[in-house]
Context: one part of a larger RNA
Molecule: small-subunit ribosomal RNA, 3' major domain
Organism: uncultured bacterium
């Protein structure tokens, strides 16, 4: 000086309370312990691992195992020898990589060039050390803090400033004051959205006029409206009343589309945890070097008494099932979407207008609305398992894909103890798109938009923070 205290004051957070809706119980997905295995490759491990790394393990990815092979598969450059090819075609052995046989056969006038072989360096390592390290990252925490320079106190470590007494989301800002000033953070500047204006008018829009059509902005036109993108306004406690030295704060005050940081997002101080990555990448030492390197085949990474975790899906009637019908926004599209037709119960197939996209397509938005049924049961709820017979991708779907179709129809009738997450366009509830992708294990992830709530007296605890103080036999 910090740190702790079941010491004390003040004071904030969905921390408790008020409320909603989960998880814990059950099928099932996906991770992970553990447990098997030739191998089930590594890494991550309280909050801060466990739907993480991985935004996509059938081969490949791939590091692992079993086997078969190479001493270079890939990179550079220098010397020395030797071949004339390589590419194709055939063909014998293999499971391929590989090995071998045949046949064809270079370009240039040369030097050489190119391609191979061979030497000899060279390479090569997802082999260790994250307790050698850079880079980068999780956290405490978007929490209000951490510091400095010169002064002044103090022998000194050290204090001041940054304490008080007001305020604030804020070490915010005001008063007071041995301190005055600064810095890096808070706030502002950035984007996005929420209002209004100017320009501009395709591919989008269509109020008025005009023309067709069973219909449609579908055509003339037209710039008014949405709307697209650029430029501007607009919020400042700017005005008003109270309060108050001020900073501020109060107000179902005006006015405004919006009111006091409007809403969301980038943005993460000093620093903690020897916190996480040598497996993105980079690199120090140490280690392999006919192998810890590399190539190919098939196998695992998908084991399954079990335990966790984190979703999804349901236990119904605020509902299941049929027919009818209405509104989105965010995206993606040429090795692509892929319409209109036809054809199959259906996944799909055939076919190939359009679009390199405010044009054309995916694409049907779903809860919704409207009518029928079914009538409280393990059912018409569930929808897991299991047998059949298909599609589609791919060289190939047995170990291992995803979907359709008929059949089968388990558990499960709202979940002990606990325990999470949310304060408004929020929870919840519906569905939609997109990366990663041959295809999918997507129910995850990252956007997107429909419907849309309920509570919050407070601040006694309970958690985690911050300030000032007190005590300590702790550093």
């Nucleotide at each position: 000086u910090g740190a702790c205290g079941g010491g004390g004051g003040c004071c904030c957070g969905c921390a408790c309370a008020a409320g909603c809706g989960g998880u814990g119980g059950a099928g099932c997905a996906u991770g992970u312990g553990g447990u098997u295995u030739a191998a089930u490759u590594c890494g991550a491990u309280g909050a801060u691992a466990c739907g993480c790394g991985a935004g996509g393990a059938a081969c490949c990815u791939u590091a692992c195992c079993a086997a078969g092979g190479c001493u270079u598969a890939a990179a550079u450059g220098c010397a020395g020898a030797c071949u004339g090819a390589c590419c194709g075609a055939u063909u014998u052995g293999g499971a391929a990589a590989c090995a071998g046989a045949u046949c064809u056969u270079u370009c240039g006038c040369a030097a050489g060039a190119c391609a191979g072989u061979u030497u000899a360096c060279a390479a090569g390592g997802u082999g260790c050390u994250g307790c050698a390290u850079g880079g980068u990252u999780g956290u405490c925490g978007u929490c209000a803090g951490c510091u400095c320079g010169u002064g002044c106190c103090g022998u000194g470590a050290g204090g001041u400033g940054u304490c008080a007494g007001g305020u604030u989301a804020a070490g915010u800002c005001c008063u007071a004051u041995a301190a005055c000033g600064a810095g890096c953070g808070c706030a502002a500047c950035c984007c996005c959205u929420g209002u209004u204006g100017u320009u501009a008018g395709u591919u989008g829009c269509c109020a008025g006029c005009g023309a067709g059509u069973c219909a449609u902005g579908u055509c003339g036109g037209g710039a008014a409206c949405u709307c697209u993108a650029a430029c501007a306004a607009g919020a400042c406690u700017g005005c008003c009343a109270g309060u108050g030295c001020a900073a501020a704060c109060u107000g179902u005050g005006a006015g405004g589309a919006a009111g006091g940081u409007g809403g969301g997002g980038a943005u993460g101080a000093c620093g903690u945890c020897a916190a996480a990555u040598c497996a993105u990448c980079a690199u120090g030492c140490c280690c392999c070097u006919u192998a810890u390197g590399u190539c190919u085949u098939g196998g695992g990474c998908u084991u399954c008494a079990c335990g966790c975790a984190u979703g999804c899906u349901a236990c119904a009637a605020u509902g299941g099932c049929c027919g009818g019908u209405a509104c989105a926004a965010u995206g993606g599209g040429u090795u692509g979407c892929g319409a209109u037709a036809c054809u199959g119960u259906g996944a799909g197939g055939u076919g190939g207008a359009g679009c390199u996209a405010a044009u054309c397509c995916c694409a049907a938005a779903a809860a919704g609305c409207c009518g029928g049924u079914c009538u409280c049961a393990g059912u018409u709820c569930g929808g897991a398992u299991u047998g059949g017979g298909g599609u589609c991708u791919g060289c190939a779907a047995c170990u291992c894909g995803a979907c359709c179709c008929c059949a089968u129809g388990a558990a499960g009738u709202c979940g002990g103890a606990g325990u999470c997450g949310c304060u408004a366009g929020u929870a919840a509830u519906c569905g939609c798109a997109g990366a990663u992708c041959a295809g999918c294990a997507a129910c995850g992830c990252u956007g997107c938009g429909g419907u849309g709530a309920a509570u919050a007296c407070g601040u006694u605890c309970c958690c985690g923070g911050g300030c000032c103080u007190u005590g300590u036999a702790c550093a």